[in-house]
RNA sequence: GGAGACGGCCGGGCGAUCGCCGGCCACGGCAACGUGGCGGGAGGAAAGUCCGGGCUCCACAGGGCAGGGUGCUGGGUAACGCCCAGGGGGGGCAACCCCACGGACAGUGCCACAGAGAAGAGACCGCCGGGCGGCCGGGCGACCGGACGCACGGCAAGGGUGAAACGGUGAGGUAAGAGCUCACCAGCGGCGCGGGUGACCGCGUCGGCUCGGCAAACCCCACCCGGAGCAAGGCCGAAUAGGAGAGCGAUCGGGCGGCCCGCCCGUGCUCUCGGGUCAGGCCGCUGGAGACGCCGGGCAACCGGCGUCCUAGAGAAAUGAUCGCCGCCCCGGGCCAUCCGGCCCGGGGCACAGAACCCGGCUUACAGGCCAUCUCCGGCG
RNA sequence: GCGCCCGUAGCUCAGCUGGACAGAGCAACGGACUUCUAAUCCGUAGGCCGCAGGUUCGAAUCCUGCCGGGCGCGCCA
Numbered sequence: 001g002g003a004g005a006c007g008g009c010c011g012g013g014c015g016a017u018c019g020c021c022g023g024c025c026a027c028g029g030c031a032a033c034g035u036g037g038c039g040g041g042a043g044g045a046a047a048g049u050c051c052g053g054g055c056u057c058c059a060c061a062g063g064g065c066a067g068g069g070u071g072c073u074g075g076g077u078a079a080c081g082c083c084c085a086g087g088g089g090g091g092g093c094a095a096c097c098c099c100a101c102g103g104a105c106a107g108u109g110c111c112a113c114a115g116a117g118a119a120g121a122g123a124c125c126g127c128c129g130g131g132c133g134g135c136c137g138g139g140c141g142a143c144c145g146g147a148c149g150c151a152c153g154g155c156a157a158g159g160g161u162g163a164a165a166c167g168g169u170g171a172g173g174u175a176a177g178a179g180c181u182c183a184c185c186a187g188c189g190g191c192g193c194g195g196g197u198g199a200c201c202g203c204g205u206c207g208g209c210u211c212g213g214c215a216a217a218c219c220c221c222a223c224c225c226g227g228a229g230c231a232a233g234g235c236c237g238a239a240u241a242g243g244a245g246a247g248c249g250a251u252c253g254g255g256c257g258g259c260c261c262g263c264c265c266g267u268g269c270u271c272u273c274g275g276g277u278c279a280g281g282c283c284g285c286u287g288g289a290g291a292c293g294c295c296g297g298g299c300a301a302c303c304g305g306c307g308u309c310c311u312a313g314a315g316a317a318a319u320g321a322u323c324g325c326c327g328c329c330c331c332g333g334g335c336c337a338u339c340c341g342g343c344c345c346g347g348g349g350c351a352c353a354g355a356a357c358c359c360g361g362c363u364u365a366c367a368g369g370c371c372a373u374c375u376c377c378g379g380c381g
Numbered sequence: 382g383c384g385c386c387c388g389u390a391g392c393u394c395a396g397c398u399g400g401a402c403a404g405a406g407c408a409a410c411g412g413a414c415u416u417c418u419a420a421u422c423c424g425u426a427g428g429c430c431g432c433a434g435g436u437u438c439g440a441a442u443c444c445u446g447c448c449g450g451g452c453g454c455g456c457c458a
């Protein structure tokens, strides 16, 4: 100098003017409200609503079946499908990155086309054996040899098909062959020893065991999950036809979403249609698994202690606009300069996005910039 | 805000369960019939199944994440 890897952070600043939302105080007013002052007012994702919890109601959230989810191990946590650390597999020269990573000897199912055969498989070409038939060659002859054809039998080495073909190399063996046997290698399984909390790793030994893939196919195993959601739910007030139909009567109906059990409630209940109304007011509502700093524990995620601080809470919904200066990026022109580049002038741009009960995550979008660490290559010393 | 559903040709849909052909009707274009048009008959083109990634030998179909569209849900009695 070039090419990368990874982590954290910011995501315009200052001033002036004009506004918006809600809080408190003062004054005026019977009140509605008005005026003035003070202090506050979006995000790293507030988003998608994909997971998990808090909270509220329904049983105090109960049992079983069904259903759904998760899936290496250990830890963190209120909880998780999240995070941290580790194991195994894969990619990269490396820094580093990725993995739905339980079970296919519990069972069922699927593997198109091609191919002989697609899961305890199979014989198209091929190799080999003896038999029969005619032909050719040799021999005086019995007979021998050769290629061909026919049916029979053996084989799975080679060719070929496929995404995938039932271990690989070598030797022995054989009519030809083959884990048929042996040596080595690879895999699988059993046993033992050692290390580790564990996933797992290492070593030794035995068994020719060589037994495909798919579970993001059904399924099996382990663990987890009751349902609904702030339009939850509670209180107050206004208005009306306090309406009609259907279902159900204690062996019943409802809470209870699919079923059974169980529990609770017991006069009307449920559903549909219709009616009223301002989608009324107040609470829930924002102080919380809260933020920041220091110390301690832990590799880390995270946890504990102490101190300081209070930081939107309204609804179809405010947090904005203009101007000036500065900052960053791009374009054009001019000047300086050997190059890198620097200065001046003008113009344009500065993203993604918008709290709605609240948190913890994940995912996705994002102009531009800052800081730290690491790897590889090249050059020079 | 909360709950749920759907994207396949220009339009309306099937095919997704159980993976191995992308199809039907209308529309479009060309030809035939007709003096011409319509109707009818014959033929043709048109899609990467909303997008991206994954599982698999193989994905419209299975899984995950996005994008777009649609539907329902208040209170009182």
Base pairs, nucleotide, nucleotide: 001377002376003375004374005373007371008370009369010368012326013325014324015323016322017321018320020041021040023038024037025036026035027034028033043352047363048362050361051360052359053358054357055229056228057227058226062261063260064259065258067225068224069223070222071221072086073085074084075083076082087101088099089098090097091096102220103219107218108217109214110213111212124159125158126155127154128153129152131150132149133148135146136145137144138143167185168184169183170182171181172180186210187209188207189206190205191204192203193202194201195200233283234282235281236280243273244272245271246270247269248268252266253265254264255263275457276456277455290309291308292307293306294305295304296303297302327350328349329348330347331346332345333344334343335342336341382454383453384452385451386450387449388448391407392406393405394404409425410424411423412422413421431447432446433445434444435443
Two RNAs folded together computationally: RNase P RNA and transfer RNA, 458 nucleotides in total.
The coordinates come from a structure-prediction model, not an experiment, and the mean pLDDT is 78.
Rfam match: Bacterial RNase P class A. Its family is annotated with tRNA processing, ribonuclease P activity and dimeric ribonuclease P complex in the Gene Ontology.